Molecule: small-subunit ribosomal RNA
Organism: uncultured prokaryote
RNA sequence: AAUCAACGCUGGCGGCGUGCCUAACACAUGCAAGUUGAGCGCGAAAGGGGGGGUAACUCCCCGAGUACAGCGGCAGACGGGUGAGUAACGCGUGGGUAAUCUACCCUCGAGUGGGGAAUAACCCCGGGAAACCGCUGCUAAUUCCGCAUGACAUCCUCGGUUCGUUCCGGGGAUCAAAGCCGGGGACCUUCGGGCCUGGCGCUUGAGGACGAGCCCGCGUCCGAUUAGCUUGUUGGUGGGGUAAUGGCCUACCAAGGCGACAAUCGGUAGCCGGCCUGAGAGGGCGGACGGCCACACUGGGACUGAGACACGGCCCAGACUCCUACGGGAGGCAGCAGUGGGGAAUUUUUCGCAAUGGGGGAAACCCUGACGAAGCAACGCCGCGUGGAGGAUGAAGGCCUUCGGGUCGUAAACUCCUGUCAAUCGGGAAGAAUGUAUAUUGGUCCAAUACACCAGUAUAUUGACGGUACCGGUGGAGGAAGCUCCGGCUAACUCUGUGCCAGCAGCCGCGGUAAUACAGAGGGAGCAAGCGUUGUUCGGAAUUACUGGGCGUAAAGGGCGCGUAGGCGGUCUGGAAAGUCUCGCGUGAAAUCCCCCGGCUCAACUGGGGAACGGCGCGGGAAACUGCCAGUCUUGAGUUCGGGAGAGGGAAGCGGAAUUCCGGGUGUAGCGGUGAAAUGCGCAGAUAUCCGGAGGAACAUCGGUGGCGAAGGCGGCUUCCUGGACCGACACUGACGCUGAGGCGCGAAAGCUAGGGGAGCAAACGGGAUUAGAUACCCCGGUAGUCCUAGCUGUAAACGUUGAGUGCUGGGUGUUGGGGGUGUCAACCCCUCCAGUGCCGAAGCUAACGCAUUAAGCACUCCGCCUGGGGAGUACGGUCGCAAGGCUGAAACUCAAAGGAAUUGACGGGGGCCCGCACAAGCGGUGGAGCAUGUGGUUCAAUUCGACGCAACGCGAAGAACCUUACCGGGGUUUGAACUGUACGGGACCGUCCUUGGAAACUUGGACCUUCCCUUCGGGACUUGAAUAGAGGUGCUGCACGGCUGUCGUCAGCUCGUGUCGUGAGAUGUUGGGUUAAGUCCCGCAACGAGCGCAACCCUUGCCCUGUGUUGCCACUCCCUUCGGGGGGAAGCACUCUCAGGGGACCGCCAGCGACAAGUUGGAGGAAGGUGGGGACGACGUCAAGUCAUCGUGGCCUUUAUGUCCAGGGCUACACACGUGCUACAAUGGCCGGUACAAAGCGCUGCCAACCCGCGAGGGGGAGCCAAUCGCAAAAAACCGGUCUCAGUUCGGAUCGCAGGCUGCAACUCGCCUGCGUGAAGCUGGAAUCGCUAGUAAUGGCGUAUCAGAACGACGCCGUGAAUACGUUCCCGGGCCUUGUACACACCGCCCGUCACAUCACGAAAGUGGAUUGUACUAGAAGUCUGCAAGCUAACCUUCGGGAGGCAGCGGCCCAAGGUGUGAUCCAUGAUUGGGGUGUG
Repeated sequence: AAUCAACGCUGGCGGCGUGCCUAACACAUGCAAGUUGAGCGCGAAAGGGGGGGUAACUCCCCGAGUACAGCGGCAGACGGGUGAGUAACGCGUGGGUAAUCUACCCUCGAGUGGGGAAUAACCCCGGGAAACCGCUGCUAAUUCCGCAUGACAUCCUCGGUUCGUUCCGGGGAUCAAAGCCGGGGACCUUCGGGCCUGGCGCUUGAGGACGAGCCCGCGUCCGAUUAGCUUGUUGGUGGGGUAAUGGCCUACCAAGGCGACAAUCGGUAGCCGGCCUGAGAGGGCGGACGGCCACACUGGGACUGAGACACGGCCCAGACUCCUACGGGAGGCAGCAGUGGGGAAUUUUUCGCAAUGGGGGAAACCCUGACGAAGCAACGCCGCGUGGAGGAUGAAGGCCUUCGGGUCGUAAACUCCUGUCAAUCGGGAAGAAUGUAUAUUGGUCCAAUACACCAGUAUAUUGACGGUACCGGUGGAGGAAGCUCCGGCUAACUCUGUGCCAGCAGCCGCGGUAAUACAGAGGGAGCAAGCGUUGUUCGGAAUUACUGGGCGUAAAGGGCGCGUAGGCGGUCUGGAAAGUCUCGCGUGAAAUCCCCCGGCUCAACUGGGGAACGGCGCGGGAAACUGCCAGUCUUGAGUUCGGGAGAGGGAAGCGGAAUUCCGGGUGUAGCGGUGAAAUGCGCAGAUAUCCGGAGGAACAUCGGUGGCGAAGGCGGCUUCCUGGACCGACACUGACGCUGAGGCGCGAAAGCUAGGGGAGCAAACGGGAUUAGAUACCCCGGUAGUCCUAGCUGUAAACGUUGAGUGCUGGGUGUUGGGGGUGUCAACCCCUCCAGUGCCGAAGCUAACGCAUUAAGCACUCCGCCUGGGGAGUACGGUCGCAAGGCUGAAACUCAAAGGAAUUGACGGGGGCCCGCACAAGCGGUGGAGCAUGUGGUUCAAUUCGACGCAACGCGAAGAACCUUACCGGGGUUUGAACUGUACGGGACCGUCCUUGGAAACUUGGACCUUCCCUUCGGGACUUGAAUAGAGGUGCUGCACGGCUGUCGUCAGCUCGUGUCGUGAGAUGUUGGGUUAAGUCCCGCAACGAGCGCAACCCUUGCCCUGUGUUGCCACUCCCUUCGGGGGGAAGCACUCUCAGGGGACCGCCAGCGACAAGUUGGAGGAAGGUGGGGACGACGUCAAGUCAUCGUGGCCUUUAUGUCCAGGGCUACACACGUGCUACAAUGGCCGGUACAAAGCGCUGCCAACCCGCGAGGGGGAGCCAAUCGCAAAAAACCGGUCUCAGUUCGGAUCGCAGGCUGCAACUCGCCUGCGUGAAGCUGGAAUCGCUAGUAAUGGCGUAUCAGAACGACGCCGUGAAUACGUUCCCGGGCCUUGUACACACCGCCCGUCACAUCACGAAAGUGGAUUGUACUAGAAGUCUGCAAGCUAACCUUCGGGAGGCAGCGGCCCAAGGUGUGAUCCAUGAUUGGGGUGUG
């Protein structure tokens, strides 16, 4: 796009079309084929009128020569239906018929004379329920039968003619007929008519037209898992039969005929014009309309006829239905309606012959379910309408909202109009012209002004549709819109509900709490009396490729050769003209399609004309090309001669090395084997070594992308036999060629059969190891086999994954064989030609990779093969094989992919380079103990919550007794503890105190104090009470978010613009050579630049300078002094120091290395040297990392509670487990005493001196200090002296008891400290594991934040102060390059098979049931033909006896249904069984 459609929702009108696709299932009822009296014989009735009769009744006339029925004629072979069968001369197309027929119709010729016979109807009788039938008798004809006549008819024959059965002529034989109607003057008459004339018929012949039969060429679906078929079969002769050819039939004779160009068989199917689709070529279809065919309940058969083997005829058989008096009968809607049934589904038991057409008739007319109309159905196509214009407070309402608004929306309301359709009233067609009748004009015929016929005029008559189309009036926007969709494809977006549910879905895919995808709503998009869905066809699909595809790696080259059929084929000349081209003729029905013009108001629809119909046939012409015929040529192909190369093949013989075994010698304890071992062998003498022997198999070195072969494949040497290729060269043949379906042959390894052989090796097997296991890898053994002969098998990653042949198309460089040239004594080298074999590359090709004279380039020829993955190279069938199995080779079902090449990543028990306390080298720890602290777990009313590998666990928490606090139980409270607005009421509020109940919150009552600002005196601000809108929530979602943070990682990376390359993803840059801590820098480079990162700029520390000079400093000077810068003061600012500002370091200098670079190594100088040390600073991104409990925030939830207040409890629990720490285990130590040296901080609800008290914590005390001034404050380790002496101790300090101190409202749960007493575990810590590279580790103390109090934690400070780094193999993490990949949620990936369960389709299966069909036998209805015909018999003949002819009947041939036996094919089903698909685990 289309549709004979159906289904869902909806539905106003009209026109034109269409309407059982299924059960060729069964059918009630009505109708669908009759007509003719002008062919014929009979011949009513009802009713009406009249007469007779009292009446019953009867007669006559009309009805009416009508109806019914019959004889005869013509038509029932057309028209109408259906598509079962049919793969066929059935259909289409073009021919043939010298092998034919044709009623009715037309034209022409001739004729139509004279006789005879029968029979229906009817009458009589009879049988039967009926259908119907029998008998007797009568009768007509356009019925039937002789006779006559007769041709140009038919047959026979003769002659000529023809290729021929054609045509022409002669002779012989045979065969015809029917009448009817109208008109009419003379003549005749039996009064009917004859006769004349017209018309219609009839007979015969010729021709035409129409129609039909038969034959032929070509075309016409699928299956080869159908390969052979055929006996009337193929042909001939004679005969029969037909309208006619013919094995169409029959007898005999011959043995043929068909088939790979697809016979036979199976399946499916009516064919075509055309219809749908498509750019076309094609593909699909064959409904309506038109042509042909076939069929008419199923099967068979003939009759009649011009025509049938006959839809509404006959006979028989069968099934079914109906009637029946049980004896018998009747029937055939695939005609029109209609019914049942089937089905998703398909209409009225209508009107009319008015039109068109058909049959009959002279005609009128009759018949016509053909047809014309109407009805039903949105089934399709076409047209029309459901209103038009104005109308913004953008109404109400709905929906959304960022709450401002937006949108439905000029939409509505409202105002003004119009009047299609429908409604109603009125008017009102065309389709009708013939025909006929009457009148009449002209003509034909005729003796005729009759008749008849032809042409015309006038009048009369005919409409189913239908009072329809159409026109007008009336009224009034009044009666008339839905359906689908809105994630992308694909036009159209929001809210709510739902929460992997319910559901959607054409494909991709949506839905697991913010769904534009489900459902509803609002809005929107599209189409519109329809809109969607489903089915089907074509298209897109170049996805079967003729147009117009492919086969190295995506599916696809046969394993290789020889060769049959077939296909294709070099050069020149001539011929003929099959293909080809051209011109003309015929045909290609109509309709359809296209163009033009017309008719319905338009359109759909329809009329006319034209064009077209790719085709086929005939005739004429051309001769280039292809084919054909004849001839020529040598270049394709082949032959000959001369050469050399080679693991080419077959057979026989020979050889040496090695392994093993056997014998012997020497010799002794091991050998062998492995990652390490063990099994094994060995003192019965192995291994090792020497000599000798046996046997089998294989041939080291040469040996080589060397050679040979068609492929498989071929490797010691020699001989014999033998194939092919190559090079060179005269000569010869003269296209002899290429390919190759079938076919035939060859064909590695393994395997099979038979017989040999068997050294080594070695499936199976045994043993030893390895391992969780180890039916493996490793080791020790070991049988088939490997070898030979003969045969089979016939496969392979049989691969160059690349069929064979021929020609053409730049090069470079190896190598093998041969030739030529130059040169040489020779070899080599060099140039060149041919043939082979490699590599690299141009153009070109390719999806890319790649190929590239050995093509995967450009072309031609031939063969093979492919058409998504799985199922499956499986099943079934066939065929081959001894078997194993091979060849051929599906389907159901299932999936939305499977696959190729390349790209970017990620990954690898891949590679290269390089980093990092990564390892190593070291030092000290953790893991063991006790305690502290965090976590898990457990417990509990609650033990609030979060954090979970690194990157959670002394983390949030820089500090839980109450508070904090989020948790628990209890007690209160509800506009609330805190905040804002609105309106109302009260009042200053606040504050202080007392009081009831209570644990408190809260509550009851009361006392005191009472004031400030502005004022327009209303009020405002403020506060309070009650109300309301709102509040509040540490409730949920960190997987809705912002912000902040961790981590890879301070790692050196991450990107962009332009350009270039690539079809593209993408690449290049960023890779490479160096170098660096660094993508740091240099060089190179199709890249050139740039950004975020690195570095630097910032802070701090180390040196110097300048400035500054108190509270700091004290070198010089002065004063006091306990002689100590101790104190005070003056002077000073040099030094230290403080705070500012500068300088300094840059590979700058020298040398080596390097590329003259970047840089690097060493040196000098310097406080510092190659980033001086430390810090701050964290690229693109990753982890849905962490946090809704810091904060903010969307959504959800809650609202006398999940909010809020209160006291109490809990977060502090304790069998356990883990992380992080502290203190130790001691002598490098503990204890006692003494003596030194810091830095950085902090201090007014604070630090707190001196002094006094206390053993001490601490208390008293109160100076000083808002701090370079005073205070905390002592630094400690260290050093000096003493003591302890290796002990669970003078180590260690847990635990517990007592007594105290401090903070605080309060130390019970649950703080810290002190003194005395107690004195636990622990004697250096298993597996494992952490930190650190220098002022670092280790060790020692000091301070600060938080804080009332409460650090072993955290953050800082200074003191003392090491060891070690060979190095980068390994572990971990990371960077760059490269490689493989079936990974991309990216190796914590992907993924295979068994098993279990569920489910689906298929195969096998003892069988079972059915369908179709072959064959043999049987059977034999009806019927044609044939034989007999004793029975019967109108026409003709007869000598009257009979005959001829006919018929019944009987027999025969053929034959349908049926029966019996035996096969074949297909379908269904089958206990059980086999594998396969999908899903779940």